[in-house]
Molecule: c-di-GMP-I riboswitch aptamer
Organism: Paenibacillus naphthalenovorans
RNA sequence: ACUCGACUAAGGCAACCCUGGUAAAAGUCAAGGACGCAAUGCUAAAGGGACUAAUGUGCAAACUACGUCAGCCAGUUGCCGAA
Numbered sequence: 001a002c003u004c005g006a007c008u009a010a011g012g013c014a015a016c017c018c019u020g021g022u023a024a025a026a027g028u029c030a031a032g033g034a035c036g037c038a039a040u041g042c043u044a045a046a047g048g049g050a051c052u053a054a055u056g057u058g059c060a061a062a063c064u065a066c067g068u069c070a071g072c073c074a075g076u077u078g079c080c081g082a083a
Base pairs, nucleotide, nucleotide: 004081005080012037013036017032019030020029021028022027035071041076042075043074047073048072049069050068051067056063057062
């Protein structure tokens, strides 16, 4: 250094719910609050997958991303250093 992930150290993030804002929605932002997380840091035109369907299409059922999700997988960067 890489792999790896501890009865190691310093710390970090923040699920559900609630209040307020924002969006057509999915969702997202702020505050409270912790379920959890060794990347639950970053990346959405590197990749896969999922959600919504305003708009557009369709007689209808429905289809559709230029929208959204990385706490779904993934790529990439990083702290510590026991076995």